Context: one part of a larger RNA
Molecule: small-subunit ribosomal RNA, central domain
Organism: marine sediment metagenome
RNA sequence: CUGGGCGUAAAGAGCGUGUAGGCGGCUUAUUAAGUUGGAUGUUAAAGAUCUCGGCUCAACCGAGAAAAGGCAUCCAAAACUGGUAGGCUUGAGGGCAGGAGAGAGAAGUGGAAUUCUCGGAGUAGCGGUAAAAUGCGUGGAUCUCGAGAGGAACACCAAUGGCGAAGGCAGCUUCUUGGCCUGUUCCUGACACUCAAACGCGAAAGCGUGGGGAGCAAACAGGAUUAGAUACCCUGGUAGUCCACGCCGUAAACGAUGAUCACUAGAUGUGGGUUGUGCUUGCACGAUCCGUGUCGAAGCUAACGCGUUAAGUGAUCCGCCUGGGGAGUACGAUCGCAAGAUUAAAACUC
Numbered sequence: 001c002u003g004g005g006c007g008u009a010a011a012g013a014g015c016g017u018g019u020a021g022g023c024g025g026c027u028u029a030u031u032a033a034g035u036u037g038g039a040u041g042u043u044a045a046a047g048a049u050c051u052c053g054g055c056u057c058a059a060c061c062g063a064g065a066a067a068a069g070g071c072a073u074c075c076a077a078a079a080c081u082g083g084u085a086g087g088c089u090u091g092a093g094g095g096c097a098g099g100a101g102a103g104a105g106a107a108g109u110g111g112a113a114u115u116c117u118c119g120g121a122g123u124a125g126c127g128g129u130a131a132a133a134u135g136c137g138u139g140g141a142u143c144u145c146g147a148g149a150g151g152a153a154c155a156c157c158a159a160u161g162g163c164g165a166a167g168g169c170a171g172c173u174u175c176u177u178g179g180c181c182u183g184u185u186c187c188u189g190a191c192a193c194u195c196a197a198a199c200g201c202g203a204a205a206g207c208g209u210g211g212g213g214a215g216c217a218a219a220c221a222g223g224a225u226u227a228g229a230u231a232c233c234c235u236g237g238u239a240g241u242c243c244a245c246g247c248c249g250u251a252a253a254c255g256a257u258g259a260u261c262a263c264u265a266g267a268u269g270u271g272g273g274u275u276g277u278g279c280u281u282g283c284a285c286g287a288u289c290c291g292u293g294u295c296g297a298a299g300c301u302a303a304c305g306c307g308u309u310a311a312g313u314g315a316u317c318c319g320c321c322u323g324g325g326g327a328g329u330a331c332g333a334u335c336g337c338a339a340g341a342u343u344a345a346a347a348c349u350c
Stems, first nucleotide, its partner, number of pairs: 004321003007304002012318001014201004021194002025088007033081002035077009049065006091191001092188003095184005103177007110154001115149006125136002162169002206247006215241002220236004258317006266295014299306002323350003332343004
């Protein structure tokens, strides 16, 4: 190379945009690069194959013959692939008319609760636990009423509900803005798919500068528990959690399942449209498109299970795997303020 794989055994990049590359709908004409057929030349000899022959046979040696393949040139074919020119509308995109949504960014705003401050009323406890203690409280706490401050999060609605490429997104209002779905079949006319590189996005924690700081809470302190207790429990409590800007670039970033297209029984929920029929006019029963669940024919699978949202049957493109450990490590390189990230071995050993 051929070949086999990637839900759980090793293996799908965290996700997107996208260049090169790969691959690509129906049809007409043409071309002849790929492709196919033929011819010629060449591919030294020896060797290999076949047929003979010479050593008693064989090995060995000699003679003759043939084929395949490669390369070059020429002639021919035109189905397929490619090129060129033209056409088409089903793929793709757009227009028009509707629709749903925690999609994103910014600004404003609301109530409940915790904490704190002030005032009233009130008295000896409160708090906490398995039980306690540390802690708070006669300098008046807890409880209760009123007022105020401030930060963070948005109960009910709420749902295998919705939206987003993924990460993720939830009080309400306004502004700006992305995508999606349905109907129509009006326009363009293959403009498509995938994608090395590159670029962008990317939870939490962490980092830099400046703010903010109610609650929670690594570290830390104390009280318990215990043989000990650098823990689990309790009382406190700083970074952090929040905001702005800039880094970091990783996660069990999971559906542990790459993207796109086509095909292959059904049943039953649910979300968003379009539409038909019936009538009691707001319900019932259908049809159809898009999503999201459950169960299952065939089929697949080592089994578990998957099963029109495939792990079935096919096609195109990308990524990745090749015994365990050493090791996602060393070295080098790139990136980073750092933490570290990315790329990524070998000796040795079983």